[in-house]
């Protein structure tokens, strides 16, 4: 050991969870095979494919002591030795090989053989006599290429035969015993019959070796028989020698094994027949085990030997290396006719991804033969060859640097590779060379093999490489490449910064290996026996009754299948496992011990089974009695639609979102009266009722099924479940006959629409309705299978018993039966079930295992038919699915808010003109911005410049920066003049200067700057806003977004933040499993309105002086101005209201509920916008995509849209007259008085650095006149001439004046916009930009309304809920036909092929029979073959059907939201599709209402 050492998970559906759920990986294992690599050694292994074909050599012979003979060699010779073909004897049936067939007693087990055998071997008893014919070889003749054959003749035996004995044996008889469940076995005596032999070899003998008969063992086998081990039921019936018997044959040896009668049998859902696979076993791999897969090598056992058949011989074969025969196939040939089977060992060629020497030996073990020595022996023992495996081992070891060199990286410092190398010391395993040298054999004999092994001797020398390195999964960085190229087990990477491709450096991991792939278990409890589900993820039969099976109340009492114990017997060896031991270790090898089963015996007797009695609780029955749309059938009622008939009455009726078709003056609808018919039966009506379900409703009759209570009176487990069976089964449908009022698929018309084969609306057939027959499906659901038993309750409600109380019915109490709802344990993924279980337990049955393909094909069974029903597989997908969360969204619902509508007021959209865009042109009309959130927007000002674009002209270290490295000295600057559109190109008068050192100085050196050549670079409004920073837009100044504890859920979250109230506001109160915070909201800043103090110049002016005038002295009261402070907080006062918090109204106040306005913009969204403001990562250009310069474009014009202007007039024009501001600007400016022009405007220049001058005049209003509704005295566009200003230049292309002209347009379709008070609206000033220029723009002030009922709708927004197939989040999801490619695959007239059977002809070799002239011939079966030919399986096949899959096809919009007609299930008709549509059914429908229950109170 036996007797616990033994069980990991991960990725991957989803915005996110929690579950189901299937893909995939991590581990073993392999007879392998590729791919890169590759020192040795041990042991072990090796055609898994074509049981395909085979060239060559070998794998079974041996005996002379059974026989005659040949030849050779000795000998004179007998002889003797060796060797040879044959005659005889034994082997050859084993050893070796292989896995074709075989699902069968093949095969393992474990029995039986009382139904047999066994050759050599072993014990025993007995015996071998006498005699006789013949044949090979060998002589000789023939034939035949050959292979071999004939014929004559001669001869021997352990060859064959005949007689004779017969211990015995065997048969037939006849008296017994003994055993034995039967058939029967054993045996004893006796009488008849049959029946042996080789007395051969060898020796001089002794003696050996051999024959024959009988019996016994031993070995090895033939028969049987239980038990046990694949897939399919889309295989359901099979069976004719088939099952039995009687009598016969045969055989070692039971039996239909074979015959002949005779019976009618066997065998099968525990799966016969059939069909497909397949040698079974030990074992072998896995596994925690149950299991599952496997059957290579060793070992057993069976079958086979080119295919298929047969027998001979033998103790044993129906024989791999033997015979016949048929057949294909090689070969050889004189064509006449013969030869051969490697699935023996090698070795060949072929198939294939793949499997070896045509090696030594018989020394070992075993085999055959011989008395023996031998001989043979490809069995075996070894070598050979392959990293095939699995052991073992080595390729060195120490030391050695803040770390060489190379290479990689780098933020340019450094890091990494790295003690790693170099050097330095040192060992010597393996491999090498030189020597010795085994065991394996106790004697002789060693192939391996001079091998293992030992010893010496040099020298680090001859010895590493494969995979990965995105997660799983150890192990990261660079360049390259850019949805390519590729990769990939799964997830998935890769479209310019790839840790995921290629490489490279580095890294981990495993080592003579490492990966891949392929195959099996495993992880997979993912067929779940241990070990699983089935309300909604796949799953419960539509429902009952019942067969077979399976399951079963109380009690005794016997048994002893099952159960549980003890004992034998067997489970081969080897293997596995424990010990221990051999090889240095290990692999590997020895020895010992160890086993779940079968089987046989002995005992227990509790549970189950069985028998045989017995109970009554299960169940049944009975008595009484209840409710009931329970089924069937006749009959009958009334209200209502419809039509006909008549009456009354007129012009509509009807219908819908609106209308239309319709229908009506030929008289409708309306009404009244009458008739007919048909169908369905209001109120009662109710999570009432009955019924298995489907389903079932007036009323009254009759037939009839189940139920419930009570009584406890009868039987006495009668149960309970139910494969197959049978029946019953809404609707729709089908047949035949009725029958039709009404609704009504089809169909037909009207709408509606882009269309509308639909939703609406007129009509309408089939049908709905009856009888009889069919069909047999439904979301036939409680999506929940019967039954039986336990496990807390409240409460409706229906049917009944009892008690109680009442005159009495009512409450009320108990208790049974149904039927609801709320719940506690428990369950549940979770929603949720919860005495009606989805909770506990028991029984039976049905059902499921990933999506799609498909409930589809083909078979079968049913059907009139429509179709049911049973039900696959190729292919492809990584998911497909439940339940529940946050969010989005909704042609869901609620509640709120915003100039959102709504109420007003002005305008846009219609004219002309500015102006931006979009488009067109064009050499360019640069770029950018594109719903809201682009379009007077970037641009707070394009004549040139800008500028970025286009033509052309130049130009190349450059307009601009910073270095290097040579070179240059009238250097840098640089007038005239040429030249040219400049730009630039020549030219050169002329002509400096800085720093330092020496020096008085003059100069001299150097160096700086410059200049030329060149090299780094420069430059770039070029690309990418989807690679960014920063800025900005919008939702929106909308009130929201979040965090920490802490509770609740398994979890995504919830909860705070929901509720009730209030607020502009998540403001505030109040309640709450919440309790605090943070960041938005509100305040804190700025202007403004009031006021107080301070301060008075340039402001002011009431006094007081002065003036033409605050002009000026004066003064600082006032207003102003501009610090600082006050002031408003729902403070007060009534009301409501919850005594809140907050509203409503009012007092006071300059201001009252945020006073008015601005600044401020939470977290996120739009890959919003900007590389052209700047920055900046990668790209890309470098004599141009840079850079300078002229000219020309950004201003173009058929046209479309956006935003202004100025208008159509009279609330106006125009003239005149004569008030009132705010706020801002001004030195390269503003610019007065004055003065000249109608006039822009000049001329001039006072003051002004500006509370001081000055732009400035405000205008609108006001008063006054004309004008009188007209294309005008409105309106101003266009256009001519003339002018003026700014600037180098007003041609393209500025603004102004002034004369003339005098367009279009008379309030604006459709639709839009803007504002709620000092708001619109109307009316003017000023700035910024800027030589000039605006109708834009930013600001300022003046004058100054109207209207808000209210939230139904419209748009946006905010908060709860609610549905959901969306999460890129409705601008989502999403179906189906049509087209286009590609893949499997059904159908198919047909074609090829296999084909198990049958029938039918023909029949070879053998057996056995009959004949027979002995040559031989007939006959029976029968392989092979031929004909016929089916079931069945495979291929192929015009057309054909559908389905699956593809980054951007084409109609249409069916589904998910109430999907815009709720959907969805069966049917039926229809229709390009997705569907409509009619009937029924279901809720897996949303929203609102009411009934009814329930829960709180």
């Nucleotide at each position: 050991a036996u007797u616990u050492c033994u069980g990991a998970g991960a990725g991957u559906u989803u915005g996110a969870u929690c579950u189901u759920g299937g893909c995939u990986c991590a581990g073993g294992a392999u007879g392998a095979a590729c791919g890169c690599u590759g020192g040795c050694g041990g042991c072990g292994u090796g055609c898994c494919u074509a049981a395909c074909a085979c060239a060559u050599g070998c794998a079974a012979g041996u005996c002379a002591a059974g026989c005659g003979g040949g030849u050779g060699u000795a000998g004179c010779a007998a002889u003797a030795c060796a060797u040879c073909a044959g005659c005889g004897g034994c082997a050859a049936a084993c050893g070796g090989g292989u896995g074709a067939g075989u699902a069968a007693c093949a095969c393992g087990u474990a029995a039986g053989u009382a139904a047999c055998c066994u050759a050599c071997c072993c014990c025993c008893a007995a015996g071998a006599c006498c005699g006789g014919c013949a044949u090979a070889a060998c002589c000789u003749g023939c034939c035949g290429a050959a292979a071999g054959g004939c014929g004559g003749g001669c001869u021997a035996a352990u060859u064959c035969c005949g007689g004779a004995u017969g211990u015995g044996u065997u048969c037939c008889g006849g008296c017994g015993g003994a055993c034995g469940a039967u058939g029967g076995u054993c045996u004893g005596c006796u009488g008849g019959a049959a029946u042996a032999a080789a007395u051969c070899c060898c020796g001089c003998a002794a003696g050996g070796g051999g024959c024959u008969u009988a019996g016994g063992g031993a070995u090895g086998g033939g028969c049987u028989u239980g038990c046990g081990g694949c897939c399919u039921a889309u295989c359901a019936g099979c069976u004719a020698g088939u099952u039995g018997g009687c009598g016969g044959g045969g055989u070692a040896a039971a039996u239909g094994c074979c015959c002949a009668c005779c019976a009618a049998g066997g065998c099968u859902a525990u799966g016969a027949c059939g069909g497909g696979u397949a040698g079974c076993u030990g074992g072998u791999c896995u596994g925690a085990g149950a299991g599952g897969a496997c059957g290579a090598c060793c070992a057993g056992u069976c079958a086979c030997a080119a295919u298929g058949g047969a027998a001979c011989u033998g103790a044993g074969a129906c024989a791999c290396g033997g015979u016949c025969c048929a057949u294909a196939c090689u070969c050889c040939u004189a064509c006449g006719g013969g030869a051969g089977g490697c699935a023996g060992c090698a070795g060949u060629g072929a198939g294939g991804a793949a499997u070896u020497u045509u090696c030594c030996g018989c020394a070992a073990u075993g085999g055959g033969c011989g008395a023996a020595a031998g001989c043979c022996u490809g069995a075996c023992g070894g070598a050979g060859c392959g990293a095939c495996g699995c052991c073992g081992u080595g390729u060195g070891g120490g030391u050695g640097a803040c770390g060489a060199a190379g290479u990689c990286u780098u933020u340019c410092g450094g890091g990494a590779u790295g003690u790693a190398a170099a050097g330095c010391c040192c060992u010597g395993u393996c491999a090498g060379a030189g020597g010795g040298g085994a065991a394996g054999a106790u004697a002789u004999u060693g192939a391996c093999g001079g091998u293992a092994c030992c010893c010496u001797c040099a020298g680090a020398g001859g010895a590493a490489g494969c995979c990965a390195c995105g997660g799983c999964u150890a192990a990261c960085u660079a360049c390259g490449u850019g949805c390519c190229a590729g990769c990939a087990g799964c997830c998935g990477c890769g479209g310019u910064a790839a840790u995921a491709c290629g490489u490279a450096g580095g890294u981990g991991g495993c080592g003579a290996g490492c990966g891949u792939u392929g195959u099996c278990c495993g992880g997979a409890a993912u067929c779940a026996c241990u070990g699983g589900g089935c309300g909604u993820a796949a799953a419960g039969c539509g429902c009952g009754c019942g067969u077979a099976g399976g399951u079963g109340g109380u009690c005794c009492a016997c048994u002893a299948a099952g159960u549980c114990g003890g004992a034998u017997g067997u489970a081969a060896a080897a293997g596995g496992c424990c010990a221990c031991g051999g090889c240095u270790c290990a692999a590997c090898c020895g020895u010992g011990g160890u086993a779940u089963g079968c089987a046989u015996u002995c005992g227990a007797a509790a549970c189950u089974g069985g028998u045989a009695g017995a109970c009554u609780g299960g169940a049944g029955a009975g008595a009484u009695u209840c409710a009931g749309a329970g089924g069937g059938a006749a009959g009958u009622g009334g209200a209502a639609u419809u039509u006909g008939c008549g009456g009354u009455g007129u012009a509509g009726c009807g219908g819908u979102g609106a209308a239309a078709u319709g229908c009506g003056u030929a008289g409708a609808u309306a009404u009244c009266g009458c008739a007919a018919g048909g169908a369905a039966c209001a109120c009662c009506a109710g999570u009432g009722g009955c019924g298995a379900a489907g389903g079932c409703g007036g009323c009254u009759u009759c037939c009839u099924g189940g139920g419930g209570a009570u009584c406890u009176u009868c039987u006495g487990a009668c149960a309970c479940u139910g494969a197959g069976g049978c029946g019953c089964g809404a609707a729709a449908g089908c047949c035949a006959g009725g029958g039709g009022a009404g609704a009504g698929a089809a169909c037909g018309g009207g709408a509606u629409u882009a269309g509308a084969u639909a939703c609406c609306c007129c009509g309408g057939u089939a049908u709905u309705c009856c009888u009889g027959g069919c069909c047999c499906u439904a979301a036939a659901c409680g999506a929940u299978g019967c039954u039986c038993a336990u496990u807390a309750g409240g409460u409706g409600u229906g049917c009944g018993a009892g008690g109680u109380a009442u005159c009495g019915a009512c409450c009320c109490c108990u208790u049974g039966c149904g039927u609801g709802c709320c719940g506690c344990a428990g369950c549940u993924a979770a929603c949720g079930c919860g005495u009606u279980a989805a909770a506990u337990g028991a029984g039976c049955c049905g059902c499921c295992u990933g999506g799609g393909g498909a409930g589809u094909a083909c078979g079968g069974c049913c059907g009139c038919a429509a179709g049911g029903u049973u039900g696959a597989a190729a292919c492809u997908c990584a998911a497909a699915a439940g339940a529940a969360u946050u969010g989005a969204c909704g042609g869901g619902g609620g509640c709120c808010c915003g100039c959102a509508c709504a109420a007003g007021c002005g305008g846009u959209g219609g004219a002309g003109c500015a102006u931006g865009u979009g488009g067109u042109u064009u050499a360019a009309u640069u770029c950018g911005a594109u719903g809201c959130u682009a379009c007077g927007c970037g641009a707070a000002a394009g004549a040139c410049c800008u500028u970025a674009c286009c033509u052309g002209g130049g130009u190349u270290u450059g307009a601009c920066a910073u270095g290097c490295u040579a070179g240059u000295a009238g250097u840098a600057a640089g007038a005239a003049c040429c030249u040219g559109a400049a730009a630039g190109g020549g030219g050169g008068a002329u002509g400096a200067g800085c720093c330092g050192u020496a020096g008085a100085a003059a100069u001299a050196c150097g160096g700086a700057a410059g200049c030329u050549a060149g090299u780094a670079c420069a430059g770039g409004u070029g690309c990418u806003g989807c690679a960014u920073g920063g800025c900005u837009g919008u939702c929106g100044u909308c009130a929201g977004c979040u965090c920490g504890u802490g509770u609740c859920g398994u979890g995504a979250g919830a909860u705070g933040u929901u509720g009730g109230g209030u607020u502009a506001a998540g403001u505030c109160c109040c309640g709450c499993a919440a309790c605090g915070a943070g960041c938005g909201c509100a305040a804190c800043c700025c202007c403004u309105a009031c006021u107080g103090c301070c301060a008075g110049u340039u402001g002011a002016u009431a006094a007081c002086g002065u003036u033409a005038a605050g002009u000026c002295g004066a003064u600082c009261a006032c207003u102003c101005u501009g610090g600082c402070g006050g002031a408003a907080c729902u403070g007060c006062c009534c009301c409501g209201g919850a005594u809140a918090a907050c509203g409503g109204g009012g007092a006071g106040g300059a201001a009252g509920g945020u006073g008015g306005g601005g600044a401020u913009g939470a977290g996120g969204u739009c890959a919003a916008g900007u590389c052209a403001u700047c920055a900046u990562g990668g790209c890309c250009c470098u004599u141009a995509u840079g850079c300078c310069c002229a000219g020309g474009g950004c201003a173009a014009c058929a046209c479309a849209c956006g935003u202004g202007c100025u208008a159509c007039a009279a609330u106006g024009g125009c003239a005149c007259a004569a008030a009132c501001a705010a706020a801002g600007g001004g030195a390269a400016g503003c610019a007065a008085u004055a003065c000249g022009g109608c006039g822009a405007c000049g001329u001039g220049g006072a003051g002004c650095u500006a509370a001081u001058c000055u732009c400035a005049a405000a205008a609108a209003a006001u008063g006054u006149g004309c004008c009188u509704c007209a294309a005008u005295u409105c309106g101003g566009a266009u256009u001519g001439c003339g002018g003026u200003c700014u600037g180098c230049a007003a041609c393209u292309c500025g603004a102004c004046c002034g004369c003339a002209u005098g367009a279009a347009g008379c309030u604006g379709g459709a639709a839009u916009c803007g504002c709620u008070a000092g708001u619109a609206a109307c009316c003017g000033c000023a700035g910024a930009u800027c030589a000039g220029c605006g109708u834009g723009c930013u600001g300022c002030g003046g004058u100054g309304a109207a209207u808000a009922c209210g939230u139904u709708c419209u748009c946006g927004g905010g908060c709860c809920u609610u549905g959901u197939a969306c999460a890129c989040a409705c601008c989502g999801c999403c179906c189906g036909u049509c087209a286009c490619a590609c893949c499997a695959u059904g159908g198919a007239a047909g074609c090829c092929a296999g084909g198990a059977a049958c029938g039918c002809c023909c029949a070879a070799a053998g057996c056995g029979c009959c004949c027979u002239u002995c040559g031989g011939g007939g006959u029976c079966c029968u392989a092979a073959g031929g004909c016929g030919g089916u079931a069945c399986u495979g291929g192929u096949g015009a057309c054909u059907g559908g389905g699956g899959u593809g980054a951007a096809g084409u109609c249409g919009u069916a589904a998910c939201a109430a999907g815009g007609u709720a959907g969805c299930c069966g049917u039926a008709c229809c229709g390009g599709a997705a569907g409509g549509u009619g009937u029924g059914g279901c809720u897996g429908g949303a929203u609102c209402a009411c009934c009814u229950c329930c829960u709180u109170u």

The prediction has a mean pLDDT of 84. A computed fold for a 1497-nucleotide RNA from a Candidatus Margulisiibacteriota bacterium, annotated as small-subunit ribosomal RNA. Rfam family: Bacterial small subunit ribosomal RNA. Its family is annotated with ribosome and structural constituent of ribosome in the Gene Ontology. RNAcentral holds the sequence, with entries from ENA. Taxonomically the source falls in Candidatus Margulisiibacteriota (Bacteria, Bacillati).